[in-house]
Context: one part of a larger RNA
Order: sequence, then C1' cells, then structure tokens
RNA sequence: UUGGGCGUAAAGCGUCUGUAGGUGGCUUUUCAAGUCCGCCGUCAAAUCCCAGGGCUCAACCCUGGACAGGCGGUGGAAACUACCAAGCUGGAGUAUGGUAGGGGUAGAGGGAAUUUUCGGUGGAGUGGUUAAAUGUGUUGAGAUUGGAAAGAACACCAACGGCGAAAGCACUCUGCUGGGCUGACACUGACAUUAAGAGACAAAAUCUAGAGGAGCAAAUGGGAUUAGAUACCCCAGUAGUUCUAGCCGUAAACGAUGGAUACUAAGUGUUGUGUGUAUCGACCCACGCAGUGCUAUAGCUAACACGUUAAGUAUCCCGCCUGGGGAGUACGUUCGCAAGAAUGAAACUC
Repeated sequence: UUGGGCGUAAAGCGUCUGUAGGUGGCUUUUCAAGUCCGCCGUCAAAUCCCAGGGCUCAACCCUGGACAGGCGGUGGAAACUACCAAGCUGGAGUAUGGUAGGGGUAGAGGGAAUUUUCGGUGGAGUGGUUAAAUGUGUUGAGAUUGGAAAGAACACCAACGGCGAAAGCACUCUGCUGGGCUGACACUGACAUUAAGAGACAAAAUCUAGAGGAGCAAAUGGGAUUAGAUACCCCAGUAGUUCUAGCCGUAAACGAUGGAUACUAAGUGUUGUGUGUAUCGACCCACGCAGUGCUAUAGCUAACACGUUAAGUAUCCCGCCUGGGGAGUACGUUCGCAAGAAUGAAACUC
C1' cells in the first nucleotide's frame, strides 16, 4: 500500500509472437452512457464540529445549524470521452525499383596445424620447471624427410565494422529461405500500440539413445611445493567437448537500463543508401533517411554519470520493489527420466 520508485542503493520477465483487457490520428453528423448545470426526494436518533442555553464551574444535559459527501428522480447543455453514420491521409500496411549483410537451414569442397601410423637419414638423450622429479628413449626416442589416416577448429582479411528478437552468427562455393534499409509515390484507409493468461525460441553444463573421439580436459593416478596441500606448477588421463534424435529451461541470459510515440543545442568518426554540385570517370563537398561510436549544451542525478541510441520533457500499456537475516528455504501444486526448475511463506531474530 491512496504514495514513492526500478543503470550502480530493494526492484525491468532472457527474448519474441500474440488472445482478453487497457490506451489510441484528422474532419463532419447522431445520441446523451460518462461529464457539467438547475430543481426535488432520501441517507433514523445519538455521536463529531459550530453557535446559544441549563445544572454555582466542569464533565454532563438541552436547542438550533453546518461540514463532508452518497444514492434515486426530473429538466437542460453538447466542448471532451464513448456510441451512430459518412469521409480523409500524415500513423500502419500492401504492391513496385534498388541495395548491404559471419541472419537461418541443407549439401559439397579446401589448406595450415595437431596426434597417430608406415618408411628413409641419424645415434643419445628428450620433455618439463623458479629448480626438479614422475614420464619417454639403444626393442632406436627427440630432430629431419617422404607417404597414409583421423577428428576438431577455421590464421591473415578484422574494424569502437556487419547481421539477428534474444541466445547467437566468420575458410570457400551452391540450393532453399526469413527479416531490414532506401527511392519514387500506385493502392487500402486507423487496419495502431501495449500485452495478464497462453505459445515459440533460448549460451554453457547436466541427462537419455546411437555414432565419433585428434587436441583439450572436470573426476582420478603419479611427481613436486608445503607444517599440511584433497590446490596453484609438472607428467598422464576418463566423462565431456563433436554429430544425429530427444530432454532440460537456467546464466553477471548485462546496456545490471521493458516496449511504443512525440519533442528538446551542437561537434566529430564510421556502416548502408538516396539527392544535389562536380568530373571524361572514380573521388571530394553539401544535404536527407536508417544504424553504430565518441565529446558535449540545456536538463536531470545522492553522486558517479546520462545527455536526439536519455537516466531530459510528456503520454499509454505491461512487469517488478517495499529493512537485514531466516530464504529463493519449508509446505503444497505444476513441469521434468533425473538433476532440478517455476510458484513461494511463516515462526524466530537484529
């Protein structure tokens, strides 16, 4: 609990689609539900408040009035909201010409490196560390050179750069496919916005089944260090990491900043695109739209900072917070194979 808030103090759902609901552009008309005005009725008395009075005062009692409003009826007004009807094009969308992109998905191809293996040369160490040791090596290692195989990741380009709702996306090519931006201005004519519930997607890790397994590497073993060393360092090494089909549904899922619309000084980079100027042409320059960065005015902020990509000025809708601990726990319910997830208290204590 009406209030004030949510970048960092408690607080923006991980992200999107969208139902109910809320809110909603411009012009004219209808109606009178909301709204406004007048009148009437009613809301018992007592109490509270104000004025006056009675007990010697007061408490107490009596008389009168009022505040704050509510509900119903009736008569009007028509600006705004709603409703009715008819229009409009600026919001939104469709069609159309261009255009950028690691957007998604499926398939094919490539080289470097690593490891293993088969040969050649060669002959004692190698590896590792602060230093060592475990390890490995005359059954020929390490080094070097030729062949083969495997799996995973794609150096340079590379950028404060691009795309995507977010998670995320990068070797090259091809098929299929989603979205964006921009220019003319043809069409529809408010079709919009937000979104409880609901649904979809969702890193890593875990789980189930099958395949695969080069490197790395939880667990584990050994060597060191140390008072100890269940660690940091070293030598090995299994799940896993990879693929297919499912499950899970969580992250400091972060811009710790919900979405939409409008307005409010500038300067300077950069990406995409358009117009003008210019030119043989490409640049350059000026202006516009859409992103992405930095500096900064007004304003805002507890400060830090934010500052047209707002945390400024306003409106609409949703979510969330309300001292610390107990506790994201217990119980119940839903979901899950499980792990657990979601929802989510209280006693008590300071």